c-di-GMP-I riboswitch aptamer from Firmicutes bacterium UBA2595, 84 nucleotides, folded computationally. The coordinates come from a structure-prediction model, not an experiment, and the mean pLDDT is 82. It was read from a public genome assembly, where an Rfam model found it. Rfam family: c-di-GMP-I riboswitch aptamer. Gene Ontology term of the family: cyclic-di-GMP binding.
[in-house]
RNA sequence: UUCUAUUCGGGGCAAACUUGUUGAAAGACAGGGACGCAAAACCUCGGGUCUAAGGUGUUUCACUAUGAUAGCCGGGUUGCUGGA
Numbered sequence: 001u002u003c004u005a006u007u008c009g010g011g012g013c014a015a016a017c018u019u020g021u022u023g024a025a026a027g028a029c030a031g032g033g034a035c036g037c038a039a040a041a042c043c044u045c046g047g048g049u050c051u052a053a054g055g056u057g058u059u060u061c062a063c064u065a066u067g068a069u070a071g072c073c074g075g076g077u078u079g080c081u082g083g084a
Base pairs, nucleotide, nucleotide: 002084003083004082005081012037013036017032018031019030020029021028022027035071041077042076043075045074046073047072048069049068050067054064055063056062057061
């Protein structure tokens, strides 16, 4: 450096649910809590998905991201331990 595994030791993150704050919503942040995770660390570059305040239209509605998701997939950057 590459491949591979989650078997030893040490360490890290934290789904659902819940309390508070925030947001138009999706969601986010903090506390509690652990379903899981070797990249569940970082980056919205490509695709997917969610939402639709504002905007547009033929206005009980439809479309639309400049919003969100890195724990949906791909890609990029970095990276612990064991084995080969």